[in-house]
RNA sequence: GGGCGCGUAGCUCAGCGGGAGAGCACCUCGUUGACAUCGAGGGGGUCGCUGGUUCAAUCCCAGCCGUGCCCA
Numbered sequence: 001g002g003g004c005g006c007g008u009a010g011c012u013c014a015g016c017g018g019g020a021g022a023g024c025a026c027c028u029c030g031u032u033g034a035c036a037u038c039g040a041g042g043g044g045g046u047c048g049c050u051g052g053u054u055c056a057a058u059c060c061c062a063g064c065c066g067u068g069c070c071c072a
Base pairs, nucleotide, nucleotide: 001071002070003069004068005067006066007065010024011023012022013021018055026042027041028040029039030038048064049063050062051061052060
């Protein structure tokens, strides 16, 4: 330098045009002598950045940034 993949909650990931979600973690309450487990409820996100397409973008397109692998 070229090619391919991945960037979504604190962590691991799903979602792939119209509601932003799950598990774990965290907080509160119940249960316990206490802790854990278990049950109920709750908080937390500029969906990497910018621009474009569209009535509408996490999703499609382009560029850039970060990261992993391969080729030279």

Transfer RNA from an Alphaproteobacteria bacterium, 72 nucleotides, folded computationally. Its mean pLDDT, the model's own confidence on a scale to 100, is 82. NCBI's taxonomy places the organism under Bacteria, Pseudomonadati, Pseudomonadota, Alphaproteobacteria. Rfam family: tRNA. Its family is annotated with triplet codon-amino acid adaptor activity in the Gene Ontology.